The prediction has a mean pLDDT of 80.
Transfer RNA from a Clostridia bacterium, 74 nucleotides, folded computationally.
Its Rfam family is "tRNA".
It was read from a public genome assembly.

RNA sequence: CUGGGUGUAGCGCAGUUGGCUAGCGCGCCACUUUGGGGUAGUGGAGGUCGAGUGUUCAAGUCACUUCACUCAGA
Repeated sequence: CUGGGUGUAGCGCAGUUGGCUAGCGCGCCACUUUGGGGUAGUGGAGGUCGAGUGUUCAAGUCACUUCACUCAGA
């Protein structure tokens, strides 16, 4: 340089031919349980979906540009 792949909560991930308020597991916080801790149970917080623009009534999803990581080739 060329062509792919990935990017969604602190971590690991799902998200169906675009559709109502974006979820799961672990973790975190509070409470219950315990003499205390762990386990278990209940509730809660935490996301401008890498960034930008466009298409659309409506975008995590489609198009373009761009950034980071990664694979292959030269």